[in-house]
c-di-GMP-I riboswitch aptamer from a Pyrinomonadaceae bacterium, 93 nucleotides, folded computationally. The source organism's lineage runs through Bacteria, Pseudomonadati, Acidobacteriota, Blastocatellia and Pyrinomonadaceae. It matches the Rfam family "c-di-GMP-I riboswitch aptamer". About the family: GEMM was predicted in a large-scale screen for bacterial structured RNA regulatory elements. The prediction has a mean pLDDT of 82.
RNA sequence: ACCGAUAAAAGGCACUCCCGCAGCGAUGCGGGUUCGCAAAGCCAGGAAUCUCGAAAAGCUUUUUUAAGUCAGAGAGAUCGUCCGGCCACCGAA
Repeated sequence: ACCGAUAAAAGGCACUCCCGCAGCGAUGCGGGUUCGCAAAGCCAGGAAUCUCGAAAAGCUUUUUUAAGUCAGAGAGAUCGUCCGGCCACCGAA
């Protein structure tokens, strides 16, 4: 000098809950709170979970102008569920 990287330092974010707003909803946004996080920064690519939700025949029940099943196509949400991708502060030992 370079690479890497914990402690430390400077900071950052904000679980949950409450209030307000938007949405059919999952949920998101703003304010307060602060469980925790070295990527708890960003991305919905893969998986997972969650929400909304079309269809006939057939079958079951029965109140037969009914109910259930058939049955989840499609659309959306979560990055603080995991994997993956991108960017990134400080730096002893």